[in-house]
RNA sequence: CGCGAUAACGGCAAACCCGUCGAAAGGCGGGGACGCAAAGCUACGAGGCUACAGCGCAGUCAGUGCGCCAUGCCAGUCGGGCCGCCGAAC
Numbered sequence: 001c002g003c004g005a006u007a008a009c010g011g012c013a014a015a016c017c018c019g020u021c022g023a024a025a026g027g028c029g030g031g032g033a034c035g036c037a038a039a040g041c042u043a044c045g046a047g048g049c050u051a052c053a054g055c056g057c058a059g060u061c062a063g064u065g066c067g068c069c070a071u072g073c074c075a076g077u078c079g080g081g082c083c084g085c086c087g088a089a090c
Base pairs, nucleotide, nucleotide: 002090003087004086011036012035016031017030018029019028020027021026034076040082041081042080044079045078046077047074048073049072054068055067056066057065058064
């Protein structure tokens, strides 16, 4: 350096519930643990989610319906980049 124990010191926290912000996806706080050796940070590439506004169409004209759309979101989807604790075996 690779690597990653039924190791140690510790860390994070899915679903779900409550509160809160948001049009939503989702974020944040509390509870809670399915999991995680980067489940630390970063939307750069791929991918996914949402659609207030905008655009198009419809329309019984409404606080309407449908479609398109990221500038919004996901780092616990994968890859890339940055940073980092510990040390058995190999």